[in-house]
RNA sequence: UUAUGAAGAGUUUGAUCCUAGCUCAGAGUGAACGCUAGCGGUGCGCCUCAAACAUGCAAGUCGAGUGGGUUUAGACCCACGGCGAACGGCUGAGUAUCACGUGGGUAUCUCCCCCGAACUCAGGGAUAUCCCGCCGAAAGGCGGAGUAAUACCGGAUGAUCUCGUAAGAGUAAAGAUUUUUCGGUUCGGGAAGAGCCUGCGGCCUAUCAGCUUGUUGGUAAGGUAACGGCUUACCAAGGCUAUGACGGGUAGCUGGAUUGAGAGAUCGACCAGCCAGAAUGGGACUGAGACACGGCCCAUACUCCUACGGGAGGCAGCAGUUAGGAAUCUUCCGCAAUGGGCGCAAGCCUGACGGAGCGACACCGCGUGGAGGACGAAACCUUUUUUAGGCGUAAACUCCUGUUCUGAGGGACGAAAUUUUGACGGUACCUCAGGAGAAAGCAUCGGCUAACUACGUGCCAGCAGCCGCGGUAAGACGUAGGAUGCGAGCGUUACUCGAAAUUACUGGGCGUAAAGCGUCCGCAGGUGUCCGUGUGUGUCUGGUAUGAAAUCACAGAGCUUAACUCUGUAUACGUACCGGAAACUGCAUGGAUGGAGUCACUCAGAGGCAUCUGGAAUGUCGUGUGUAGGGGUAAAAUCCGUUGAUACACGAUAGAACGCCAAAAGCGAAGGCAGGAUGCUGGGGGUGUACUGACACUCAGGGACGAAAGCGUGGGGAGCAAAGGGGAUUAGAUACCCCCGUAGUCCACGCCCUAAACUAUGCGAGCUCGGUGUAGGAAUCUUCAAUAGAUCCUGUGCCUUAGCUAACGCGUUAAGCUCGCCGCCUGGGAAGUACGGCCGCAAGGCUAAAACUCAAAGGAAUAGACGGGGACCCACACAAGCGGUGGAGCAUGGGGUUUAAUUCGAUGACAAACGAGGGACCUCACCCAGGCUUGACAUCUAGGGAACUCGGCCGAAAGGUCGAGGUGCCGCAAGGAACCCUAAGACAGGCGAUGCACGGUCGUCGUCAGCUCGUGCCUUGAGGUGUACUGUUAAGUCAGCCAACGAGCGCAACCCUCAUCCUAUGUUGUUUUUUCAUGGGAGACUGCCGCCUCCAAGGCGGAGGAAGGUGGGGAUGACGUCAGAUCAGCGUGUCCUUUAUGCCUGGGGCAACACCCAUGCUACAAUGGCCGGUACAAACGGCAGCGAAGUCGCGAGACGGAGCUAAUCCGAAAAACCCGGUCUCAGUUCGAAUUGCAGGCUGCAACUCGCCUGCAUGAAGUUGGAAUCGCUAGUAACCGUAGGUCAGCCAUACUACGGUGAAUACGUUCCUGGGUCUUGUACUCACCGCCCGUCAAGUCAUGAAAGGCAGGGGCACCCGAAGCUCCAUUACCAGCAAUGGGUGGAAUCACGGUGAAACUGCUGAUUGGGACUAAGUCGUAACAAGGUAUCCGUAGGAGAACCUGCGGAUGGAACACUUCCUUA
Repeated sequence: UUAUGAAGAGUUUGAUCCUAGCUCAGAGUGAACGCUAGCGGUGCGCCUCAAACAUGCAAGUCGAGUGGGUUUAGACCCACGGCGAACGGCUGAGUAUCACGUGGGUAUCUCCCCCGAACUCAGGGAUAUCCCGCCGAAAGGCGGAGUAAUACCGGAUGAUCUCGUAAGAGUAAAGAUUUUUCGGUUCGGGAAGAGCCUGCGGCCUAUCAGCUUGUUGGUAAGGUAACGGCUUACCAAGGCUAUGACGGGUAGCUGGAUUGAGAGAUCGACCAGCCAGAAUGGGACUGAGACACGGCCCAUACUCCUACGGGAGGCAGCAGUUAGGAAUCUUCCGCAAUGGGCGCAAGCCUGACGGAGCGACACCGCGUGGAGGACGAAACCUUUUUUAGGCGUAAACUCCUGUUCUGAGGGACGAAAUUUUGACGGUACCUCAGGAGAAAGCAUCGGCUAACUACGUGCCAGCAGCCGCGGUAAGACGUAGGAUGCGAGCGUUACUCGAAAUUACUGGGCGUAAAGCGUCCGCAGGUGUCCGUGUGUGUCUGGUAUGAAAUCACAGAGCUUAACUCUGUAUACGUACCGGAAACUGCAUGGAUGGAGUCACUCAGAGGCAUCUGGAAUGUCGUGUGUAGGGGUAAAAUCCGUUGAUACACGAUAGAACGCCAAAAGCGAAGGCAGGAUGCUGGGGGUGUACUGACACUCAGGGACGAAAGCGUGGGGAGCAAAGGGGAUUAGAUACCCCCGUAGUCCACGCCCUAAACUAUGCGAGCUCGGUGUAGGAAUCUUCAAUAGAUCCUGUGCCUUAGCUAACGCGUUAAGCUCGCCGCCUGGGAAGUACGGCCGCAAGGCUAAAACUCAAAGGAAUAGACGGGGACCCACACAAGCGGUGGAGCAUGGGGUUUAAUUCGAUGACAAACGAGGGACCUCACCCAGGCUUGACAUCUAGGGAACUCGGCCGAAAGGUCGAGGUGCCGCAAGGAACCCUAAGACAGGCGAUGCACGGUCGUCGUCAGCUCGUGCCUUGAGGUGUACUGUUAAGUCAGCCAACGAGCGCAACCCUCAUCCUAUGUUGUUUUUUCAUGGGAGACUGCCGCCUCCAAGGCGGAGGAAGGUGGGGAUGACGUCAGAUCAGCGUGUCCUUUAUGCCUGGGGCAACACCCAUGCUACAAUGGCCGGUACAAACGGCAGCGAAGUCGCGAGACGGAGCUAAUCCGAAAAACCCGGUCUCAGUUCGAAUUGCAGGCUGCAACUCGCCUGCAUGAAGUUGGAAUCGCUAGUAACCGUAGGUCAGCCAUACUACGGUGAAUACGUUCCUGGGUCUUGUACUCACCGCCCGUCAAGUCAUGAAAGGCAGGGGCACCCGAAGCUCCAUUACCAGCAAUGGGUGGAAUCACGGUGAAACUGCUGAUUGGGACUAAGUCGUAACAAGGUAUCCGUAGGAGAACCUGCGGAUGGAACACUUCCUUA
């Protein structure tokens, strides 16, 4: 100084970072579709069938070239002739080409136009129209006679023309006009145009790798306006190609258009330049120019006319029609303007063009009103509180304005210096009048993305661009109200660019996410050390030319503005040429030594190949000893063995592999290489610096090597061992385990060519802190010397700084910082598959897609959860014990079944003696029957009556009806309060639904020790740390240490109670030590001692003490989990019901009974039963109550009523125990079920369906299968007592109370549950997880397939129209002749035909796999050590996932050993 320009979001997860795809927001269009629509301007408008076309028009003009006809004239018509018709207009089929773009070149031509020079003389013979005749349906044609020209022909003249070295030869013309003038011929030049050649540039495909015979070049000839294989003859054998020939597909090219910050990507409508085409194919004629859109000839297809003989046609010109299609206009006006043709001109022609019409197709502009106006109107919508809110200044109403509109009046520019001339058009525009009148929709409102509620619906109907909504409270569906966005438009669909750094030139990657070839050698290619010289390829720079206009950008101007148009200017890219520079690069050349190599000395090594050789072990065979087993496994069996195994000893034989040394050690390019010896041989390290002098690095294609398995041929075969056989295991077991066993494993030769061929890390070079091992070598310092140490080079390990990385990790052996070259990747699946090609004997390998489908697939790390992973710890978890349950009878609860109903809830632990701590009625919710409908209950209104009491009748009762009595309280005297009745409606009512809408409450993990926060620190982040580690504890209890320091909820303590003592008080207790009751206090803290531990926390032992390490018991339950339980305790949202799902009443049911389960009681007896006697508690309850004494009854109980509102009275007797007696092992003097009879009590009422008593009856049961429960001390076990509920009681339950009163715990291996740390994970609904494959069903796309159909080319042969060229022509025609026509033929050749082969597409019975699809079948392969670690290659086998053999990998857990590293 210039440049004005760059945004992201959603979606993988429990969460995180990364990778990666999908999707969205933007702009655009020749668009289409849906809904809607007032006006104007400017543009644009068959993208599909280069499909077919009715009708009209689109190229004529000239009388100043000529002849004739008609006409009064003007003028018109026909023919000859001239010019034009090769322009303009349309289309994009073909074309991958010098077609186009751009820059050069010249072997060339040019009508009309311009400039210059010269000329324009004298003649001739025909012919059309016309006339006559004839043929034909028509189109059209033939013959005869006659005629003109700027038509035609020869002659003359002639060069600055042509040929030729020259001499010389050859070649021209036209006239018209009254004037002016317009022409004609030749030559030279110009302008403009055309032809040809050429450098460079711009598509895809290698699953197209070889192509080519006029092909490449030469000579000669022909041909052309012109060069040239352009054509022909001959000669040579060339030419193109990996920098992609040839083939296939697609395509007009460009200026430019769209998008983008740009680089790019996509496109080539309109406008402009070029090319190509004119129904399809071929051909020439004329001409300055064509191989000619509206000319000719031929062939073909199609259409039309026809008298059947023959003819006519070509809208990809403008309109228009049909067809196709999602889709694209008027059969308009005018030559007024611009331009074109002809003409001297007037003028004529012009669907070019100028205009109008249709279409919201696009862009631009304007409008649908403005100001005021609050009853904040009504309607509508929403609302817990029913009154508020929204629509909303919006409307109404008042006052204005008049853009547009309507009417009227005026009225252009466009016309070009003088006259005439306007399609558009009475248009634009101006003036006046009228009147808010006639003018708003579309989409959206879960997030992305601006905008929210109600109702309806109920995984239905539907939505959806992605994520995803919808299963009864949907902001996501549909509708409404409201809102948001844009607005005469708005949405949708399609396509392009952007976002996408998602093909990365700008600007990406490859250890684990997709991605390094298995390894090396190496041609082409790419790249390349230091110092000079030259050159000037690239490069830089100055200039010239070009880069059309339009477009874009900037400035200005014209339409009222804008779109649009016009004027001016600028940028930019490219190409060529002329100069200049010389650093870098290239080239040429000279030198150098550091890279590279050679040489000398020396060293290590499982480097390779071949031959020879050794011992141990194993198997087999032989002999001997010896006897009944051996072998194998978790346990077994198959198997071997009395025909003598196994074992032991000796001998023989065979094949394979090499113990110790041995190491993360060594060597090799990799694969790989290990007893020993010998021979041959490759590579490497160190030292020296003698030699060469960049000889180098990398490497597409190519070549070589390449574990194991496998293949071929021939050997060999001890052991092992796919397949196979047998035995086990198992639900099965085509497996894992066992016994056998064949290929194979071994050797030679030849193939195969793949592996987790891995360091998942290409090769080479340079640079960049350190520490510590190990292997090889060296020499210097130190040392007397050997070691040791320091140092250098090379290899191989570990740790680590900086740096890098998504993280993990890497870290001089880089994954750091750089350079060079190669290979590879671009979402998952389909798939390393199909097809094609190449290789292979085969197996198969290499190369390598698509349709379709999903919105993910994936990497690393984090927190959990889980593991048939690990470590530590705890708990009546196990173990050690005691007693039970499970068997019997009964009780109770549940299931099931039944029923009119057997109301409902609770269902592993955490339901089942649970809600229910009291179902005969009531309860009650269930069933049957009878009734009521503002209701049994609440509030409000109106009327009446006080309320209320009693009686009669009907009825099962509820209820109905009739009658009698009765008048209260306050009061200001109107009325009011309470209660009852009646009426109407608001409403009441609901144990109806939803515990998955909720509150509250509760259970469980669990009285487990955990769960968190603030600040700081670490990490990109989720998150971590704290809270980990060590010791300790019942405890995240405490201590030590520590990037943590503190804190909170939990633990503990504080609270209650029991045990000891003191003290105070003492009724109703006690009568003197006390006990007891009530209140207050003391005491226990590891405080003291010893030992251990870290001088800790703490542990062990001891003393003292009533009590010792939490003294016993209770209350107390962290963050949370289980959508755990409860709408039937209660409350409550929503839904449902309203003469019923509400309410009342009587009766029934909840109590049923083949059966199953759970919790209990009583037992099975002698540690006992029964009888008699006798002793000792605690706690609790009592006025609609407990109820004494006494009397009666065998008893339950009755009578009775003292006492007690309770330390006073009562319930109340405690029982086991103890003493004595009896029973004697039995279905009993055990056991009590069941049943009968007789009673008692409560209560309106004991039938269904209560309890108790007496007498009688006397089932099962003799200690209980698998399994399972409780309990660690005043506990278990045994014994009784009380209470609540309650009229009574189905209580054996529950809650309390005391009495008697044990056993055992070695210990933590195992089972269960829990805690902490760690590890793996493909789980996170969290292992009751996830997930694989066959089979079965449905749908979709695709491969193969006997064949079938179609297509575009190539090859060979046949046929051979028109036309050009050539040949023949005595015979036909014209002509004096030359010659031409005609005729015949040849070559070339379009269309057509035939044949063989290849390619492409479609189709095809059947068949292969693939993908997808809420709840199909079989198994359980994988993820944890996934229960046989997994995976890779290969081979065999098997319903399937898979199994097994061989070799390999760690991307395997755990444990052990070894080694290295870190830490003093």